[in-house]
RNA sequence: GUCCUGCAACGGCGGGACAUCGUGAAUCGGGUCAGAUCCGGAAGGAAGCAGCCCUAAGCGACCCGUCCCGGGUGAUGCGGGACAGC
Numbered sequence: 001g002u003c004c005u006g007c008a009a010c011g012g013c014g015g016g017a018c019a020u021c022g023u024g025a026a027u028c029g030g031g032u033c034a035g036a037u038c039c040g041g042a043a044g045g046a047a048g049c050a051g052c053c054c055u056a057a058g059c060g061a062c063c064c065g066u067c068c069c070g071g072g073u074g075a076u077g078c079g080g081g082a083c084a085g086c
Base pairs, nucleotide, nucleotide: 001083002082003081004080005079006078007077008076010074011073013070014069015068016067017066018065020061021060022059023058029054030053031052032051037046038045039044
């Protein structure tokens, strides 16, 4: 100097998970419950459909961020082996 090979951290790529946002329950989640219903002599009370709100599982977006995994990825660091020259 050349080649082979082991390990380590770092960057990059790919995958996954989390986070964030959105969506999301005819009934088997919650809250509020118009109308209507029930109890009551009354005052009031009760259950509660639709609607609305919040959310679960899920789905989508983001792929900016965090973590994990991986390699026919990139150049390093530290070792092992072989060959050649001085």